Predicted 3D model of a 330-nucleotide part of an RNA (large-subunit ribosomal RNA, domain IV) from a Chlorobiota bacterium.
Context: one part of a larger RNA
RNA sequence: GUCGCGGUUAAGGAACUCGGCAAAUUAACCCCGUAACUUAGGGAGAAGGGGUGCUCCGAGAAAUCGGAGCCGCAGAGAAAUGACCCAGGCGACUGUUUAACAAAAACACAGCACCCUGCUAACUCGUAAAGAGGAAGUAUAGAGUGUGACACCUGCCCGGUGCCGGAAGGUUAAAAGGAGAGGUUAUCCUUCGGGAGAAGCUUUGAAUUGAAGCCCCGUAAACGGCGGCCGUAACUAUAACGGUCCUAAGGUAGCGAAAUUCCUUGUCGGGUAAGUUCCGACCUGCACGAAUGGUGUAACGAUCUGGGUACUGUCUCAACCGCGAGCUCG
Numbered sequence: 001g002u003c004g005c006g007g008u009u010a011a012g013g014a015a016c017u018c019g020g021c022a023a024a025u026u027a028a029c030c031c032c033g034u035a036a037c038u039u040a041g042g043g044a045g046a047a048g049g050g051g052u053g054c055u056c057c058g059a060g061a062a063a064u065c066g067g068a069g070c071c072g073c074a075g076a077g078a079a080a081u082g083a084c085c086c087a088g089g090c091g092a093c094u095g096u097u098u099a100a101c102a103a104a105a106a107c108a109c110a111g112c113a114c115c116c117u118g119c120u121a122a123c124u125c126g127u128a129a130a131g132a133g134g135a136a137g138u139a140u141a142g143a144g145u146g147u148g149a150c151a152c153c154u155g156c157c158c159g160g161u162g163c164c165g166g167a168a169g170g171u172u173a174a175a176a177g178g179a180g181a182g183g184u185u186a187u188c189c190u191u192c193g194g195g196a197g198a199a200g201c202u203u204u205g206a207a208u209u210g211a212a213g214c215c216c217c218g219u220a221a222a223c224g225g226c227g228g229c230c231g232u233a234a235c236u237a238u239a240a241c242g243g244u245c246c247u248a249a250g251g252u253a254g255c256g257a258a259a260u261u262c263c264u265u266g267u268c269g270g271g272u273a274a275g276u277u278c279c280g281a282c283c284u285g286c287a288c289g290a291a292u293g294g295u296g297u298a299a300c301g302a303u304c305u306g307g308g309u310a311c312u313g314u315c316u317c318a319a320c321c322g323c324g325a326g327c328u329c330g
Stems, first nucleotide, its partner, number of pairs: 002325008011316002015314001020311001028052005037042001039149001053070007071075001083309007090301002095107002111147004116142002123133003150296004155226003160223002162219002165216001169215003175209002180204005187196003227245005254288001255285001266282005
């Protein structure tokens, strides 16, 4: 000199870096004080300040309080022991999860909705079983599916697929049915060429009866879907308006360059000296959108993103100390 662990550091203080990762700061108890917002509970230990030892005296039952004084750099004298604030995304929350690379925005959740089930219930296990679970329950119950607190809401489409419905009507299989037709020929007729033809046997076979399905009706918090072109206002631009084609119906409210925006670092504003990120707007939504829920939202989060204060060896830029490893020599 190298590596690991621990510690200290002038001036600066995030200039480091994908990113304050790591470290530092903060810290206990008492007193004062405490904003927006809010579901009025919270937020909150918000934030931000001050105090803390020992001796004597006084008060008091004591805890403790008041006064006077004393010491140190330092009185929660060691250790242990919250850093904080602002804004936004997602998920309401506490919970759960990939045992051994993921703890999350994923799962669950209370709440909401649809649908099934009348009890030997539906549903599940089981050999098409017995039997068992459901449940020693009974629709305020149980099974399934979706959504996911709360607030405000949840638009249009039943053409397709699915499901449901019907003692209407149409169509419809096997089967039943057997009108009628054909073959054969005992017999009869004959111009001897042939013709007619019962019963039986046999080959067919109309009407009529005939289930589900399909047609039909309903249903979207069922699976799902929710247009194009052209023109038009006395500057321009734009188009409330008109025309036309197609469709089952043409996306309503709300939101919107978004966990969704390709072009794109869109444009404008804010923040910075400087901002592909961030926040607020705009709307030209490549390709948001209403329980595959839409939009908000206090509280919560080892969540994600942006900013700030404090603080620092993260850095400018490195130095030193301790312990250990390694290395060298024996």
Taxonomically the source falls in Chlorobiota (Bacteria, Pseudomonadati). Its mean pLDDT, the model's own confidence on a scale to 100, is 87.